This is a predicted complex of two RNAs, RNase P RNA and transfer RNA, with 427 nucleotides together.
RNA sequence: CGAGCCGGCCGGGCGAUCGCGGGGCGGCCGCGCAGGCGGACGCCCUGAGGAAAGUCCGAGCUGCACAGGGCAGGGUGCUGGAUAACGUCCAGUGGGGGCGACCCUAAGGAAAGUGCCACAGAAAACAAACCGCCGGGCAUGCCCGGUAAGGGUGAAACGGUGCGGUAAGAGCGCACCAGAGGUCAGGUGACUGGCCUGCUUGGUAAACCCCACCCGCAGCAAGACCGAAUAGGAAGAGGAUGAGGCGGCCCGCGGACUCUUCGGGUUGGUCGCUAGAGGUUCCCGGCAACGGGGAUCCCAGAUAAAUGAUCGCCCACGACAGAACUCGGCUUACAGGCCGACUCGCGCC
RNA sequence: CGGGAUGUGGCGCAGCUUGGUCAGCGCGCGUGCCUUGGGAGCACGAGGCCGGGGGUUCAAAUCCCCCCAUCCCGACCA
Numbered sequence: 001c002g003a004g005c006c007g008g009c010c011g012g013g014c015g016a017u018c019g020c021g022g023g024g025c026g027g028c029c030g031c032g033c034a035g036g037c038g039g040a041c042g043c044c045c046u047g048a049g050g051a052a053a054g055u056c057c058g059a060g061c062u063g064c065a066c067a068g069g070g071c072a073g074g075g076u077g078c079u080g081g082a083u084a085a086c087g088u089c090c091a092g093u094g095g096g097g098g099c100g101a102c103c104c105u106a107a108g109g110a111a112a113g114u115g116c117c118a119c120a121g122a123a124a125a126c127a128a129a130c131c132g133c134c135g136g137g138c139a140u141g142c143c144c145g146g147u148a149a150g151g152g153u154g155a156a157a158c159g160g161u162g163c164g165g166u167a168a169g170a171g172c173g174c175a176c177c178a179g180a181g182g183u184c185a186g187g188u189g190a191c192u193g194g195c196c197u198g199c200u201u202g203g204u205a206a207a208c209c210c211c212a213c214c215c216g217c218a219g220c221a222a223g224a225c226c227g228a229a230u231a232g233g234a235a236g237a238g239g240a241u242g243a244g245g246c247g248g249c250c251c252g253c254g255g256a257c258u259c260u261u262c263g264g265g266u267u268g269g270u271c272g273c274u275a276g277a278g279g280u281u282c283c284c285g286g287c288a289a290c291g292g293g294g295a296u297c298c299c300a301g302a303u304a305a306a307u308g309a310u311c312g313c314c315c316a317c318g319a320c321a322g323a324a325c326u327c328g329g330c331u332u333a334c335a336g337g338c339c340g341a342c343u344c345g346c347g348c349c
Numbered sequence: 350c351g352g353g354a355u356g357u358g359g360c361g362c363a364g365c366u367u368g369g370u371c372a373g374c375g376c377g378c379g380u381g382c383c384u385u386g387g388g389a390g391c392a393c394g395a396g397g398c399c400g401g402g403g404g405u406u407c408a409a410a411u412c413c414c415c416c417c418a419u420c421c422c423g424a425c426c427a
Base pairs, nucleotide, nucleotide: 001345002344003343004342006340007339008338009337010336012314013313014312015311016310017309018308020047021046022045023044024043025042026041028039029038030037031036049320053331054330056329057328058327059326060325061219062218063217064216068251069250070249071248073215074214075213076212077211078092079091080090081089082088093107094105095104096103097102108210109209113208114207115204116203117202130151131150132147133146134145135144136143137142159177160176161175162174163173164172178200179199180197181196182195183194184193185192186191223271224270225269226268233262234261235260236259237258238257245253264426265425266424278297279296280295281294282293283292284291285290350423351422352421353420354419355418356417359376360375361374362373369407378394379393380392381391382390400416401415402414403413404412
């Protein structure tokens, strides 16, 4: 200098004038006996994101509810940690990719059982001989026996490569490799390494299933309160032989109304609604995720839905894109710019 | 904001449960037969990357994950 790989940050800025939402303070005006209610004005503070998105996970919170046990069902799946929890994150291990930095992994069990492996092929789970090779009979083309090394089919054919041996072959024997078993050592563990043994019979569990661990259900349009209006109207079903009772079923609990259809009324207001598993920074512990402690700060709460308009300068000419109860993640979208660590290649000192 | 469904020839639908590789039916379209001609009928044929992408598997419309589009539901009184 070029190419790559990983992590972090920004994602328009400054000034002026007017205009919006929330909060605080101030006096003024109007109504009222008063508590208080309403209105305009002035000043101060503050006001969208890294994804606010998808609604894919987990919780906080609210209700069922006084709420227990079980079956079915669902989720996760190597090991050890972190966390409020998770299907997330950190660190490792095994496997795969890459020269490498690094990246991916849906990664327990097929010897508990049951399925499936189409077509092709002799044969696809307990077997198998189509071609071939060898031996024998002998009518030159058949039969009998041996074989699974070679060939063919296929995604896959009962360990692989090489050497010896054999009638021809075969773990039949040997060397190496792989698997399985035994043993020793290291490690919390997943696992790794050494030695011994010819023991050598597929794949598939994002197939049913087995094993280990976890799981009530709904959701802020949850729910609570106030106000207003109408038709506490009509018909039917069930209920002390126990209704309804927030996924299904059973047991238990519970104790009186419940449900369906037609029809009618209101589509109003307040709370929930923002001080948090919170942000920033420093120290300590830890490889890290993160945990503990100190200091400091308050940073949206709309509801026909708030941050816009104009001018000037700079400039990156500006992408994806706007909260609606709140957080921890995952996934998806994203023009451009900046910083740091590492790897490879080339050149120079 | 939250919850729940659907997507397959030009159109309407099967197939997904239990994955077998060449993906079906009806309507419509084209050609031929039949008829004086049309319709009906009969015969033959064309037309699909199963909404998009990735993964599991020998094999995916089907099983799993992500994305897109369309549709449905939600508050009270009594």